Predicted 3D model of a 424-nucleotide RNA (Bacterial RNase P class A) from an uncultured Nitrospirota bacterium. The model forms 98% of the base pairs in the Rfam consensus. It was read from a public genome assembly, where an Rfam model found it. The prediction has a mean pLDDT of 76.
RNA sequence: GAAGUGGGCCGGGUGGCCGCUCACAAUUGAUGUGUGAGAGGAAAGUCCGGACUCCAUAGGGCAAGGUGCUGGGUAACGCCCAGGCGGAGCAAUCCGACACCAGCGCCACAGAAAAUAUACCGCCGAUGACUGAAGCCUUGGCUUCAAUCAGGUAAGGGUGAAAUGGUGGGGUAAGAGCCCACCGCACUUGUGGUGACACAAGUGGCAGGGUAAGCGUCACCUGGAGCAAAACCAAAUAGGGGAACGAAUCUCGGCUGUGAUGGGGAAUUUCUUCCAUAGCAGAACGGGAGGGAGGUCGGCCCGGCCAACGUUCUCGGGUAGGUUGCUUGAAGCCUAGGGUAACUUAGGUUCCAGAGAAAUGGUCAUCGCUGAAUGAGGUUUGCCUCAAACAGUACAGAAUCCGGCUUACAGGCCCGCUUCUCCA
Numbered sequence: 001g002a003a004g005u006g007g008g009c010c011g012g013g014u015g016g017c018c019g020c021u022c023a024c025a026a027u028u029g030a031u032g033u034g035u036g037a038g039a040g041g042a043a044a045g046u047c048c049g050g051a052c053u054c055c056a057u058a059g060g061g062c063a064a065g066g067u068g069c070u071g072g073g074u075a076a077c078g079c080c081c082a083g084g085c086g087g088a089g090c091a092a093u094c095c096g097a098c099a100c101c102a103g104c105g106c107c108a109c110a111g112a113a114a115a116u117a118u119a120c121c122g123c124c125g126a127u128g129a130c131u132g133a134a135g136c137c138u139u140g141g142c143u144u145c146a147a148u149c150a151g152g153u154a155a156g157g158g159u160g161a162a163a164u165g166g167u168g169g170g171g172u173a174a175g176a177g178c179c180c181a182c183c184g185c186a187c188u189u190g191u192g193g194u195g196a197c198a199c200a201a202g203u204g205g206c207a208g209g210g211u212a213a214g215c216g217u218c219a220c221c222u223g224g225a226g227c228a229a230a231a232c233c234a235a236a237u238a239g240g241g242g243a244a245c246g247a248a249u250c251u252c253g254g255c256u257g258u259g260a261u262g263g264g265g266a267a268u269u270u271c272u273u274c275c276a277u278a279g280c281a282g283a284a285c286g287g288g289a290g291g292g293a294g295g296u297c298g299g300c301c302c303g304g305c306c307a308a309c310g311u312u313c314u315c316g317g318g319u320a321g322g323u324u325g326c327u328u329g330a331a332g333c334c335u336a337g338g339g340u341a342a343c344u345u346a347g348g349u350u351c352c353a354g355a356g357a358a359a360u361g362g363u364c365a366u367c368g369c370u371g372a373a374u375g376a377g378g379u380u381u382g383c384c385u386c387a388a389a390c391a392g393u394a395c396a397g398a399a400u401c402c403g404g405c406u407u408a409c410a411g412g413c414c415c416g417c418u419u420c421u422c423c424a
Stems, first nucleotide, its partner, number of pairs: 001420010012367007020038006040395001044406002047404005052226004059302004064222005069083005084098001085096004099217002103215002105211003115164001120157002122153003127150003131146007165183006184206001185204008230324004240315006249289005255282004261276003264272003294306004331350008368393004374387005
């Protein structure tokens, strides 16, 4: 100097004028005044995990769904950190849908053959058979060569994503774990490690592979709905119409009626318009017991809860206004300790949006950054620096909140590491 790789940060600044929202304060009656604050690294996706609210007091089982190497972190996670194994890369680094083949499936086409395996090309033809040629000799035999068949072969070649362990040597007619060495594979033992695993030794000639982002098995995890959750206030209407189901019963108290009896009053042999009480009856008020139609708890079962002069369904009508939820939080920053790290402990410090049809802006000036051409300078002719003009200045906007992941992003800065080239 070039190329690459890992991490962090910024992504506009300043000033004037005008405008909007919130909080606080005082003053005052004015939507006035003052002070302070006011979109993100992703606010996006709605993919995960929660907090919070309601069902609701909130269980058990089945089904269903999610995750899937080990150990840590965290409120939790499918996230993060550190490792293991496998793969890519010269490397720094990066990626992994990373448990399990007992069972059932699938591997198109090509190819001989993709499993109860086999022979397309090729090699051999020692052994057996047959033919031809030559030679020898004891006329029927032997030897050599060539070809064919039976047969042998899976080393070489071909097909394919994948072909029955690989390389080398020996051996063979030619070959083959047929034999040997090393690697691989299986089993056993030992050592190290929390563990995933790693290493070593021994025995054995020993092996068809892949696929579970195929069905499946195993381990662990999981209520539902969601701020349009929900809470409160006010107002209005037609305590309307229809249908189905049903609920009975007992008891206590009060109330009303009746009323033996007692008291009071009047009168005198009874009456009573008054009061109290036992009993009885009644419609209906309140309580209790019992019962449980129907509803409800994501699907199903058990179980639970609400529940009756009631419940459910349906038709029709009225209202849909306001307040809260609403931002102090598993919060940010700094320091010290622990930890390889993720993170955690302690102390200090700060308050950093809360709109409500949706505020956080508009405009002017100037600066910054980037760009190709132009001018000037330097130069190792690759390029660098400066200047004026021109043009551009990314992705994109909170809506209950938080922790992650994924995706988008003009341009710029900083730190670490790897490789190559040159110079000293």